[in-house]
Parts: sequence; C1' cells; structure tokens
RNA sequence: GCCAAUGUAGCUCAACGGUAGAGCACCGGUUUUGUAAACCGGCGGUUGAGGGUUCGAUUCCCUCCGUUGGCU
Repeated sequence: GCCAAUGUAGCUCAACGGUAGAGCACCGGUUUUGUAAACCGGCGGUUGAGGGUUCGAUUCCCUCCGUUGGCU
C1' cells in the first nucleotide's frame, strides 16, 4: 500500500428497518451469629464520528477514525 472483519452499558455479547436487551460486575433488600452462595429489586447507553436513504436507522449506503486478521 491492497483486501476483509469489527466498533452497542464498567466487561463479554445480543437485537426482522418500528420502545436498545441479556449475563457478569456495581448498589439495595431477604436469608445467615457473620461472610460467601442463593433469591428479589434497582442503577448504568449521544449504538466510534460525520453525512445520505427512509414516515422511521444499532440495522441499508458513503466518508473518516480506532482495533483485529490476511496479502504484498
């Protein structure tokens, strides 16, 4: 330099173009002499950035940025 994949909660990952969710973590509660475990509840998101298409975009298209892999 070329090609491809990928970017969503603190972390790991979902999400037919139609209200962005789960597990773990964190906080509170129940239980226990106490801790852990278990159970219940809660908090946490400018979906990498900027545009386009659309009534409506995490999703489709373009550009840029980051990361990863392959080729040279």
This is a predicted structure of a 72-nucleotide RNA (transfer RNA) from a Phycisphaerae bacterium. The prediction has a mean pLDDT of 82. Rfam family: tRNA. Rfam classes the family as a transfer RNA. From the family's description: Transfer RNA (tRNA) molecules are approximately 80 nucleotides in length. Rfam links the family to the GO term triplet codon-amino acid adaptor activity. The same sequence occurs in records of 5 taxa.